[in-house]
RNA sequence: AUUAGAGUUUGAUCCUGGCUCAGAACGAACGCUGGCGGCAUGCCUAACACAUGCAAGUCGAACGGGAUCCGGACUUCGGUUCGGUGAGAGUGGCGGACGGGUGAGUAACGCGUGGGAAUCUGCCCAGUGGUGGGGGAUAACUGCGGGAAACUGCAGCUAAUACCGCAUGAGCCCGAGAGGGGAAAGAUUUAUCGCCAUUGGAGGAGCCCGCGUUCGAUUAGGUAGUUGGUGAGGUAACGGCUCACCAAGCCUACGAUCGAUAGCUGGUCUGAGAAGAUGAUCAGCCACACUGGGACUGAGAUACGGCCCAGACUCCUACGGGAGGCAGCAGUGGGGAAUAUUGGACAAUGGGGGCAGCCCUGAUCCAGCAAUGCCGCGUGAGUGAUGAAGGCCUUCGGGUUGUAAAGCUCUUUUGCCAGGGACGAUGAUGACGGUACCUGGAGAAUAAGCCCCGGCUAACUUCGUGCCAGCAGCCGCGGUAAUACGAAGGGGGCAAGCGUUGUUCGGAAUUACUGGGCGUAAAGGGCGCGUAGGCGGCUUAUCAAGUCAGGCGUGAAAUUCCCGGGCUCAACCUGGGGGCUGCGUUUGAUACUGAUGAGCUUGAAUGCGGGAGAGGAUAGUGGAAUUCCCAGUGUAGAGGUGAAAUUCGUAGAUAUUGGGAAGAACACCGGUGGCGAAGGCGGCUAUCUGGCCCGUAAUUGACGCUGAGGCGCGAAAGCGUGGGGAGCAAACAGGAUUAGAUACCCUGGUAGUCCACGCCGUAAACGAUGAAUGCUAGACGUUGGCGAGCAUGCUCGUCAGUGUCGGAGCUAACGCAUUAAGCAUUCCGCCUGGGGAGUACGGUCGCAAGAUUAAAACUCAAAGGAAUUGACGGGGGCCCGCACAAGCGGUGGAGCAUGUGGUUUAAUUCGAAGCAACGCGCAGAACCUUACCAACCCUUGACAUGGGACGUAUGGGCUUCAGAGAUGGGGUCCUUCAGUUCGGCUGGCGUCCACACAGGUGCUGCAUGGCUGUCGUCAGCUCGUGUCGUGAGAUGUUGGGUUAAGUCCCGCAACGAGCGCAACCCUUGUCCUCUGUUGCCAUCAGUUCGGCUGGGCACUCUGAGGAGACUGCCGGUGAUAAACCGGAGGAAGGUGGGGAUGACGUCAAGUCAGCAUGGCCUUUAUGUCCAGGGCUACACACGUGCUACAAUGGCCGGUACAAACCGUCGCGAUCCCGCAAGGGGGAGCUAAUCGGAGAAAGCCGGUCUCAGUUCGGAUCGUAGGCUGCAACUCGCCUGCGUGAAGUCGGAAUCGCUAGUAAUCGCGGAUCAGCAUGCCGCGGUGAAUACGUUCCCGGGCCUUGUACACACCGCCCGUCACAUCACGAAAGCUGGCUGUACUAGAAGUCGUCGCGCCAACCCGCAAGGGAGGCAGAUGCCUAAGGUAUGGUCAGUGAUUGGGGUGAAGUCGUAACAAGGUAACCAAUC
Repeated sequence: AUUAGAGUUUGAUCCUGGCUCAGAACGAACGCUGGCGGCAUGCCUAACACAUGCAAGUCGAACGGGAUCCGGACUUCGGUUCGGUGAGAGUGGCGGACGGGUGAGUAACGCGUGGGAAUCUGCCCAGUGGUGGGGGAUAACUGCGGGAAACUGCAGCUAAUACCGCAUGAGCCCGAGAGGGGAAAGAUUUAUCGCCAUUGGAGGAGCCCGCGUUCGAUUAGGUAGUUGGUGAGGUAACGGCUCACCAAGCCUACGAUCGAUAGCUGGUCUGAGAAGAUGAUCAGCCACACUGGGACUGAGAUACGGCCCAGACUCCUACGGGAGGCAGCAGUGGGGAAUAUUGGACAAUGGGGGCAGCCCUGAUCCAGCAAUGCCGCGUGAGUGAUGAAGGCCUUCGGGUUGUAAAGCUCUUUUGCCAGGGACGAUGAUGACGGUACCUGGAGAAUAAGCCCCGGCUAACUUCGUGCCAGCAGCCGCGGUAAUACGAAGGGGGCAAGCGUUGUUCGGAAUUACUGGGCGUAAAGGGCGCGUAGGCGGCUUAUCAAGUCAGGCGUGAAAUUCCCGGGCUCAACCUGGGGGCUGCGUUUGAUACUGAUGAGCUUGAAUGCGGGAGAGGAUAGUGGAAUUCCCAGUGUAGAGGUGAAAUUCGUAGAUAUUGGGAAGAACACCGGUGGCGAAGGCGGCUAUCUGGCCCGUAAUUGACGCUGAGGCGCGAAAGCGUGGGGAGCAAACAGGAUUAGAUACCCUGGUAGUCCACGCCGUAAACGAUGAAUGCUAGACGUUGGCGAGCAUGCUCGUCAGUGUCGGAGCUAACGCAUUAAGCAUUCCGCCUGGGGAGUACGGUCGCAAGAUUAAAACUCAAAGGAAUUGACGGGGGCCCGCACAAGCGGUGGAGCAUGUGGUUUAAUUCGAAGCAACGCGCAGAACCUUACCAACCCUUGACAUGGGACGUAUGGGCUUCAGAGAUGGGGUCCUUCAGUUCGGCUGGCGUCCACACAGGUGCUGCAUGGCUGUCGUCAGCUCGUGUCGUGAGAUGUUGGGUUAAGUCCCGCAACGAGCGCAACCCUUGUCCUCUGUUGCCAUCAGUUCGGCUGGGCACUCUGAGGAGACUGCCGGUGAUAAACCGGAGGAAGGUGGGGAUGACGUCAAGUCAGCAUGGCCUUUAUGUCCAGGGCUACACACGUGCUACAAUGGCCGGUACAAACCGUCGCGAUCCCGCAAGGGGGAGCUAAUCGGAGAAAGCCGGUCUCAGUUCGGAUCGUAGGCUGCAACUCGCCUGCGUGAAGUCGGAAUCGCUAGUAAUCGCGGAUCAGCAUGCCGCGGUGAAUACGUUCCCGGGCCUUGUACACACCGCCCGUCACAUCACGAAAGCUGGCUGUACUAGAAGUCGUCGCGCCAACCCGCAAGGGAGGCAGAUGCCUAAGGUAUGGUCAGUGAUUGGGGUGAAGUCGUAACAAGGUAACCAAUC
């Protein structure tokens, strides 16, 4: 100094696991924006090509010579000469090997670090000793030539610090020694600078070694100068560096060789660290300089701005030939997302030359460009509420922008103007630069953007859009109310920047050394033996390799860190310290590891004595069964299945009896029993043989454990050769099933199954659990030994196995638990998201099938484990319901009514759609209703509120004209609003004007309220506290009984509670009390005989209040409980009957057209009014009903008994008319009073006699009636006539369990009129229920699950289409590389060197010698060429599978017993 997490798999949970985000950094780029300064940085790509300029010269104090200019003298005025100046060029010296650039190559002693010995070293420093005497040339120059040019030839002259001998040589070199070898240069201003030899130093360079230094084994063998030796050559130097000879070595699993990639380091970035990534700028080393090869010169090069050759490219050319190399600084083109000025200066620092002045220096110092980065500053400060205006939102009240602005008072950093003006320079010299800095002045003046606002993640509203346009880092937003798109307002973050993209580290403990795992999530090798390796018991001695401690050397500087210092601060610069975790060396320590020696017995092994066993191999042998063959008995079937058929059988089957043959497998015993390493092993006997256990403690003395490679074993299927073949049985055939059925089922049936030999080498080869050792509670079985005790068949103990349960502990949970998945150690194998894929390519193995080793592109945001709650199952258990069954009556057939679909139409308005739409909204469409259609009108509107102007002053009746009417025009009559301040003043009414607005049955029931349907009157649905579980959750609510019921009882880690059930409410059934008219009439009286009247309130009844029923009582059953069964009493008995009452929730169920309502749309129309039409259509289909088909009936006549309800815009009696519907007339009644009102079926009598009828009534004709403004489209009723279908209804289907079904009539709502519908009322009044197997629906418990939109779920494969990447492929193209041969430039070296040559030697000379040059040639050798391999890429007709893709095709494989349990391996 120091360690942070989040989102995303699910309905929810825990875990595993990937993906993604928040951080930091950058030589960056892109988008938007941009005030200043300081300090840094700036081709990461094409080591691509380069125009132009500059980047390495200097020395006259080495040398010859000297243009030009100046001066003097002379002059024929052309010039000559002397002195000075000294350009350019040349000879010579030193430097061009430094400095500067780049990173192509290089996986290497290249680099880093630490060592080493066999070396060289110009200039520099220190020391020693010298510097004598000669010689011959040659550039420049001159002359003559060649050439377009570059350049060059010949001849002649000349100097030197250029070159060459001779002499000397302390020291030096060679040599054992003797001896031999070998040097110098001068210049000048006389003081120096040089030169030669040598010794030493400093710095530099070369060489060698230890250690470290990327990936790939789908690269496993490599190497002939290769490895070593001897000798020689070569080098500054060691060395196979080179050569000759000899030997056959050398490297490699601790990864050689090969391939790919890469300059290395100090450092830099990230990180808590370990570590990961990286190698710009600065610094050290290396390599390279157009590509390849080569040497020369030199102290130093195999030389960036030198040379030679080859090649490619560019340029010049007179076509003969030449020139060039920016990876120096600028700059250009090109490439690219992308990287600057053809600037100034040598003032400073440094370098080269020179004695020096000085010259050169694109090193360097500066300036320019770029927000590329880091750091600093500014864009103003204070005050200011009417909380201005504007914007935005709004619930219309207001809120917000917001003290923000304006206004007022101040300040002046930056910038601007003016003045002064440095340090950098120790004496001179300043590019930067009139710069930094200082002073003064004016003036808020010159200066803010970018991204974001669904969650992660700080920050929210409105409008637009409508799965479109778009967004998106992940999850995901958008299909009409989007905080997720676009805009605006507001807000958040950062700020001269802000975002995006790319890359690296982090988070990621997601490669785990620190610091992970492998039963089920990815992961234990199928099993053993064993090599290398790793690890290893007890005691002791020595050593000191590992280890530990101290010293010394090194670890360059810079960087990082700490303490200081300097720029106003900071960035930046700088002094000191620390650090650099390393390496080397030395001294010491000896516990542990190691090494060596000596011992030990407990690990291991051996011996001895016992024991069990389907351990293995070979040979033999046994019985049962199956099939076949022969024979007997016997007759029509057998066999097979869900049911059948194929098949066998009258040529005698099946069945049965006897005999025979063959092959395969071994019932019972038999057992979570035994044995084996695993695979695996089962009749019996014999032989051979492996391992194990127990006892003993005699022997050895750590001999052990594990085990990469390697070797062996290894089910089934399969392959090869040869046998064998009874049964079974892939393939195959047939029969069934089915939509199909290449299946499941059946009948047959071949490989195979069996044996021998040889392959294969895989399995869900599983305990899904590697081997070994030690330790850590128990209980109960069982197998094999041993020991002890006794009551001799038991108990106890112990070792080795094999099981079940269980504690601690572990685990995500499930679970494991001395046979660990616990606690530890050692070794091996394996894993790192899903798919692609255990696939492709390559290698190895195999006869083949194939096995083994084993990727990538691409694609997804998951894939997965365990457990939880539901839902579901052609899973299980229990239970209920008119659910089935048992019955009764219907529907489905006919005609009609009514609703719907469809069709039609100008319109046939709209909605409802399985149950849970369809006689439903509609409790009643001729107009109206009415929403629809065509047509005619109106536009502040048919209706509401508000403003202004004008007018009228009320409201209504009657009538007329035009018109279809709305509407418009006219006439006439009655009446004359309210208040009043008396003013047309206010209200009202009408007209006009303008605007707010009205209006909408227009859309959205998937924006909603309310209401409703449905599961279902099913018995369920939850909560608090506690407890259990990491958690979702569980418990309670499960269990045993019981009930109509989660009803009640008992038990129980639960104890209680709520919403539901039940009860409380209404009605009905019995009784009592009270009431007594309009009701009633038992008793009394009267009577017109009618409760009519008096009278009465007993009864009926009315309608208020009570009583009554509670399993209360008895018996039985049951746990003594709850309860059930039976009984008594009672009007009623176990909920007495009926109704109302509908839990949490489900169906985005229904309704915007009942109402309300958000949003959207419309506004001379989608609003309003109006007359007419339509909703009533009609080849057809369906639902619900009515009437029937008749005799249990029809018709005629007579006659009896209800309940409930309605009535003044009404019900309407008696009476009259009409056949009737009805009409006339009108008593009574606002109703227990009057009326509707005759109930009908029933009963009595008559008639019809089984037929399309005296059944049935449709349809049609005709005549009427009623309602109504109006019955044509389109009402109802009546009379007369007409008299259809229909003779009991296919498949299928509905209702109903008692006053019910069936049947009969009555009333009401709606309503002018119009029910077969609906809602009610009573009359008559049955049959059946054994029972819960099945169908449907439901409840509880349990089980499986890959479902959770929940089985109408999920999901697999082929095919078709689109698209993407990959493999194969006849080949084609290219890169790299190997081998062989060819070729042979330049050049070193060697040989020759007859041509040529001044120095030295001999010689008088000629000439010769030594030496050298040209030239020739040999070895080596680059490019090139030929041939043949390897390898890596690109491409390729066609082809193969794979991935992906809202609504394609075929099936249904998997998930439930998934409808044949699933899965693994192999074959067809």

Model confidence (mean pLDDT): 84 of 100. The RNA shown here (small-subunit ribosomal RNA) has 1468 nucleotides and comes from an uncultured soil bacterium. Rfam family: Bacterial small subunit ribosomal RNA. Its family is annotated with ribosome and structural constituent of ribosome in the Gene Ontology. The RNAcentral record of the sequence draws on ENA and SILVA.